[in-house]
Molecule: transfer RNA
Organism: bovine gut metagenome
C1' cells in the first nucleotide's frame, strides 16, 4: 500500500465514480474512429459509530 479486467478517484453521510478496456446498439459497403447504452470494485476477520472505501485491532499479500 492493497477500491471494477487495468490505471485512478472519494477522508465519516453513500445509487462508491472517472478513464482505459469489455459488450449492444447507431453511423459506415466493411473495418477503424464518432455517439448513445450495458455489466463489473471497496484484500479478509473482528471493533467503534445512528452510519465506515475513510477512524482502530488483528491476519493475508506487495
Nucleotide at each position: 500500500c492493497a477500491u471494477a479486467g487495468u490505471u485512478a478517484a472519494a477522508u465519516g453521510g453513500a445509487u462508491a465514480u472517472a478513464a482505459c478496456g469489455a459488450u449492444a446498439g447507431c453511423c459506415u459497403c466493411c473495418u477503424a474512429a464518432g455517439c448513445u447504452g450495458u455489466a463489473a470494485u471497496u484484500g479478509u476477520g473482528g471493533g467503534u459509530u445512528c452510519g465506515a472505501u475513510u477512524c482502530c485491532c488483528g491476519c493475508u499479500g506487495g